[in-house]
Context: one part of a larger RNA
Formats: sequence, structure tokens, C1' cells
RNA sequence: GCCAGGGAGUUGAUGUGGUGUGGCGAGGCGAGAGCCGAAGCGAAAGCGAGUGGGCGCAUCGAAAGAAAGGCCCGUCGUCCGAAAGGGCGACCAGUCACACUCAUCAGACCUGAAGCCGAUGUGAACUAAGCGCGCGCAGGUCGAAGCCAGCCUGACGGCUGGUGGAGGACCGCAACCGGUGCUAGUAUAUUCUGCUCGGGUGACGUGCGCUUAGGGGUGAUAGUCCAAUCGAACUCGGCAAUAGCGGGUUCCCCUCGAAAUGUCCCUCAGGACAGCCUCGAUGGAGGUUGGAUGCGGGGUAGAGCACUGAUCGUAAGGAUUGGCCCCGAAAGGGGUCGCCUUGCUGUCAAACUCCGAAUCUGCAUCCGCCGUAGAAGUCGGGAGUCGGGUUCCGCUGGGUAAGCUAGCGGGCCAUUACGGGAACGACCGGUGCCGCAGUUAAGGUCCCUAAAUUCAGGCUAAGUGCUAAUCCACAAGGAGUGUCCGGUCUAAAACAGCUGGAAGGUAGGCUUAGAAGCAGCCAUCCUUUAAACAACGCGUAAUAGCGGACCAGUCUAGAUCGCACAUUCCGAAGAUGAUCGGGGCUAAGCCUGGUACCGAAACUGCGGAGUUGCCCCAAAAGGGCAAUCUGGUAGGGGGGCGAGCUGGCUGGGCAGAAGCAGGGCCGUGAGGUCCUGUGGACUGGCCAGUUAUGAAUAUCCUGGU
Repeated sequence: GCCAGGGAGUUGAUGUGGUGUGGCGAGGCGAGAGCCGAAGCGAAAGCGAGUGGGCGCAUCGAAAGAAAGGCCCGUCGUCCGAAAGGGCGACCAGUCACACUCAUCAGACCUGAAGCCGAUGUGAACUAAGCGCGCGCAGGUCGAAGCCAGCCUGACGGCUGGUGGAGGACCGCAACCGGUGCUAGUAUAUUCUGCUCGGGUGACGUGCGCUUAGGGGUGAUAGUCCAAUCGAACUCGGCAAUAGCGGGUUCCCCUCGAAAUGUCCCUCAGGACAGCCUCGAUGGAGGUUGGAUGCGGGGUAGAGCACUGAUCGUAAGGAUUGGCCCCGAAAGGGGUCGCCUUGCUGUCAAACUCCGAAUCUGCAUCCGCCGUAGAAGUCGGGAGUCGGGUUCCGCUGGGUAAGCUAGCGGGCCAUUACGGGAACGACCGGUGCCGCAGUUAAGGUCCCUAAAUUCAGGCUAAGUGCUAAUCCACAAGGAGUGUCCGGUCUAAAACAGCUGGAAGGUAGGCUUAGAAGCAGCCAUCCUUUAAACAACGCGUAAUAGCGGACCAGUCUAGAUCGCACAUUCCGAAGAUGAUCGGGGCUAAGCCUGGUACCGAAACUGCGGAGUUGCCCCAAAAGGGCAAUCUGGUAGGGGGGCGAGCUGGCUGGGCAGAAGCAGGGCCGUGAGGUCCUGUGGACUGGCCAGUUAUGAAUAUCCUGGU
């Protein structure tokens, strides 16, 4: 892991909580004390409610009308108040039991801590330290003190040679103790093995016996060690500690169906109240998320500069106590920049507005829709929710940006399947009761792959593209192509090409070494002409020279410029091999228009089921009709299936019960039933009661494997 069995909302009390059923009823219950109710108001002293009017739903009635409950007014009790006025209460319903449900207190649905405390509790067989009695340390090396001899010396003493044998001395794979490095194998938990390494006469190693005990011991100190457990051992108990946290929580169907928000909280993983869901009661005619109109609200988008603030240029005026410069002995004067005001001009603003939409919104009327098959409103029982997400649409703050962050409104996901988007929670289509058939949506129709190799007209030559968006990265800029529109030139001949001309005064004047169209400054005329610049470029030291403008000829029909749109190329670099989903495509790409087809659980038809409502009916049985009904997490509500036991009624069984195995049939389902085999003695149905009543999950428990 798998299989079998076990395994989690229980029980009691309380509730002036609720719902339902039943008994009795101004009383009910209890053996009783007594409890609840029948009167309230007031802090208290205290005082203390006898029913009138109107409207009106259900209902009744032929109608008029009456009218329980309901609503309004009045009246009454009491309290506050000077009063006005206001609070609570009064025209009567309770109580007891049972069932279900909720809350509270209890272990309170089950399971899970780390921990805290207690005990004449257990431990020093591991380990720490101490005490008692013992045991062990191959071999080799160095050679302290002391002592002896010789020599030196006045003495103290010194030197030399021996002797001697000290030492937390040295070497050491002896034993013994340890465990430095290396890795590998091995081994349920620091082990063992190999190589290497430290100590090895000492604060040494070791055996046996004994002592110290849990806030205590022991400690050459590491919070070490105290039996694989130590920043407080282990065992049992308090104990089902507590856990706002994690995990789990067992049969079916039907019905409705959320919230991830606001406020407060030692609050932010949690609660309370409100909001949103559900169920019931009450109520009795309006309601309204849509559209139109009318009357209002507004200060956003945009726009503007009239205010506030910023800001471009310019002119005029002003202050002269601003900076700098110049003149002057100084006073002072001048220039420039700056400052203030005003005019004109140009430009900005979330916290500017002389203006000002679209949307939005209040009220009214009409239309639509919902509503007597009961809406709105009101009251009560039960919840869940308080971590949201979003590549969506619109609008904002932060940030260079982000599959980033913080918001507002809507949609969607969450809680939603299905079709499309290659795959893909939130993008497009669309709300799935069951079965069959057809038609469409989004999106598609060459093959993979259902359906057009469809029709008409254009564009693209780049495999551009074949990608709705998200995604796929792409921009400034540069180079082309096509189309629409407009301007200009053009048969008195344009544009391009080719041929020819492009002159003279003059080398204009100045400057300059030179300056001749072409370094620079000034001016830029006149003449001849078909036309020709006191010159647009190259060139020269300066000339020269070559083009250009301009003119003519030749040639011949459009040429040229601009805005806009479309389209292509370059710009274009990423980490395993590329790609439009793939193949592949010159359309099977892009644009415009058309027809046909495919395509979902959508829509339609037929058959069936359920729910809700209505009708027939005494009725929840049965029958009929209708629905824009029947997706659904948390959750509310309703109805069922199955198991054990008990009571009552009624069946089956040795001519074969239960159980087990295989199969058929019925039911939406939990499940039921029948047949055959096996088995060999019990067992079913209905009505009612009761419960230790349903398993796939909890690293669940026990057993098996």
C1' cells in the first nucleotide's frame, strides 16, 4: 500500500428561545413546599386599567351591507413634565407533556501538541565525580640532583673524568587507552573493518565493591552527563489539560441558494452586530433593477485663462534701497541684467475655473414588466460568509516596469458543465431534468478534422502572411509599391533623354600678394537677345576648364508635386532543435461583398419524470391544465432508503431459513425482488417505539497480507 472489522454532533440540566402535535384551560402542572400565567407603571414611596367610534382583508350575502383577525382615532392605568408632549401598559391565553431544532453550562463532533503540577514514586547495570580493595604498563634513548677520583685554589669554590638514575622527559603499529585525516564497504540509531594519526610512569589505564537523584546530582565548564531520553530524566496520576491552529466527520432524492463587504474589538488565521441566503408567520395593493417626457441636482471629460499659481516673446510705464560695467573729485549720470504694474502675443494645472457635456441621479406622469395563483412592508427560527481572484470592460493612485501593487463601478471565475479559442478557472458562444430527432451560436469549411480546393473584385512576392484579444515582443528612422483626392505644366508640344547656345559693358566696386561669377564685404545695374544669373555647384595660386539655372531644336503624350489610405523590405541579438496546433499553402495570405454548408447539453419538435401553482374531488390518493420552472460550493428547507433491538398484527421454512456465489428484472436513487447453485436452521412483511444506526480517506485503531 491493499483487504476485513472498529471509527466522529452524544447525554444531562437550563432557556420569560422557536416550530409542531396533544391534554386541560383563567387556569395549567406538581405528593408537597411551590412554579408559570391571569396587571401594569415607577429607582422608590406608591398608585392601579370594566369599551367607544371609524376604515377594512378573508368570509358571508342576490345586492345593499355585515365583518373575526388587522389598521387608525379616541378613552383608561402609571411614570416624567409647570404645560405641551412623550415612555411603558390595557379591549384577556395560558400551562404541562412529547418530538424536532437552536443557544448556554458541562470533555460537548472526533483526533493531534509543546508544556504545567503531584508522588514516604523508579533509576548512577550507560555516563559524571568521589571513596575502599586490587591489577597493568615490551623494548630502546636522553642522563637532573647527590656521590667518588684527579687537577687548580689562601679561602669560597671551580674544571675534568666517572658514578648515579630524576622526569605530568623522548622514540615506540608491544600491551592498554584514544579516535586526527582519507574514503569505501558494512551495520535499525555516532558500530565494525582498512590505511593514517595522538597518549603510552601519569592530572595514566583498568576490575570489583560503595556513595551522590530531578529545580536535584555530577561537572579540568561542553548546558556536558545522569540507561539510544536532558536549557530540567523516566513512570504513573491531575487528564478526555488547553489548542481562535492542522486533519477527518459515514445512505439517497427534491427545492431555494450565498459571502469574501461596513462598524467595533490587545483586533488582522478569530469574534460580535449589520449586509447578503433560507424557512415560517403576518400583511392585503401596490412594487419596479427597463424605456420616454417634464421639472430639478452636479462641476468630471473637454475646453479656457476671467480668478489662484506657473510660464514664452515683446512694448510702455514705475521703483530706484538690487548685481555688474562705464563716466565723474563727489553729488550724480549712462548702459545692461534683474524687480513691480499694464497692453499685445505664445503655453500649462489633481488640490485653477469665465465655461461645460455624454453618462449618472431625485421627484412626477405615461408605457413596459412583476403582483389578489398574494407583490411591497413587518415579525420570528436556522445559517454560512468577514484570506477572494481576474490576461475581461470603463476610470484612477504608486511604480522605469512586472503574470507588480492600492482602489472605484460592471461582468465572469469562485459555486458552471458543454461548444470555440492548438493545449489554457475567469476571452467568445451559452445556463446542462431524462431519451430521440432536427436547426443554429461563437468559430469554421485543402489534409490531420465535421463542412466551399465556393462566387465576384482588388492587394501582397515578402513564405509577408496563414495569430480576434490576452498571448505571439517591437519603435524611432530609412528604402520601395499600389490606390483615392487635390495643385501645377502640357498639342501655342509639357516631363525625361539627345544636339546646340548659355553673350557684351566686365576681371562690377571694395579688400587683397592675388580675389577674374564662385576667401570675404557692399551693391546686384545696363545692353544684345530665342535665352543667358554681376551666378547654384565642382575646379585654379589667380586665370583657365566642367556642369547648373535659362533658351532653341529634335522627339512625342502625358508629366510632376502634395495630403491621405493600403502594403512590402531593412531596422530585428539568448541560451537542448526548429515550427503558423502540424502537414503544408502563392492562396489554403490580406481587404470588400455574396451564397451554401458544418458546428453545443443553446433553440425547435416528439415522448417521459419531477417541482410549484390552479381545476375536478371529502382527501396528502387519483385525474386534468399551465410555467421565462428543474447548473450549483458554503448553507437553509422538504421527502425518503437501509441496519440492530422492542411491542402489536400477519406470513415463510428440512418438499430447504439465514449467509455466500453467479445471473435476470424493477426503481431517478438510497435500494428492492426473482431464478440457479452452495448451505443446513432459522427468518420476512406491515403499523408503532427505540438507537453505541450507514465509511474511502483522519501519516486513523486492531488483525491479516

This is a predicted structure of a 705-nucleotide part of an RNA (large-subunit ribosomal RNA, domain II) from a Candidatus Anstonellaceae archaeon. The coordinates come from a structure-prediction model, not an experiment, and the mean pLDDT is 81.